[in-house]
RNA sequence: UAUGUUAAAGCCAAACUUUGAGCGAUCAGAGGACGGAAAGCCACGGGUCUCAUGGGGAGAUGGCCGAGUUGCCUUAA
Numbered sequence: 001u002a003u004g005u006u007a008a009a010g011c012c013a014a015a016c017u018u019u020g021a022g023c024g025a026u027c028a029g030a031g032g033a034c035g036g037a038a039a040g041c042c043a044c045g046g047g048u049c050u051c052a053u054g055g056g057g058a059g060a061u062g063g064c065c066g067a068g069u070u071g072c073c074u075u076a077a
Base pairs, nucleotide, nucleotide: 001076002075004073011036012035016031017030018029019028020027021026034063040069041068044066045065046064047061048060049059050058051057
């Protein structure tokens, strides 16, 4: 620099339950595992969702897709 799974060593944690926050989408803690080679970070582009609005707008989603950026291990050069 490239590569990708036997998810190996490890890591993360869907749905759901519960507590709290928010107008809401949703988020956080605890429990819990559907899954994941970045299911780490990031709201830049697109999609979807929420609030407001005559228009203009504000927000959420990274486990929707792409891009950017950082990293473990295997293998190859």